[in-house]
Molecule: transfer RNA
Organism: Nocardioides sp. AN3
RNA sequence: GGGCCGUUAGCUCAGUCGGUUAGAGCAGGAGACUCAUAAUCUCCCAGUCGCGGGUUCGAGCCCCGCACGGCCUACCA
Numbered sequence: 001g002g003g004c005c006g007u008u009a010g011c012u013c014a015g016u017c018g019g020u021u022a023g024a025g026c027a028g029g030a031g032a033c034u035c036a037u038a039a040u041c042u043c044c045c046a047g048u049c050g051c052g053g054g055u056u057c058g059a060g061c062c063c064c065g066c067a068c069g070g071c072c073u074a075c076c077a
Base pairs, nucleotide, nucleotide: 001073002072003071004070005069006068007067010026011025012024013023019057028044029043030042031041032040050066051065052064053063054062
């Protein structure tokens, strides 16, 4: 260089056939319970869906380019 996969909350990851409220667990905060701590339960917090374009009535999802990470490949130009 070429090929494939990935990028969504602080972290680990879901996200169906493109359909409108973007989620779960963990972490963090508050409360309940307890003499108290832990555990448990309830609530809260949090996203430019990597970046920029395109298609569409509508994009996390489809298309193009770029960036970053991982794996494979190794000379045909």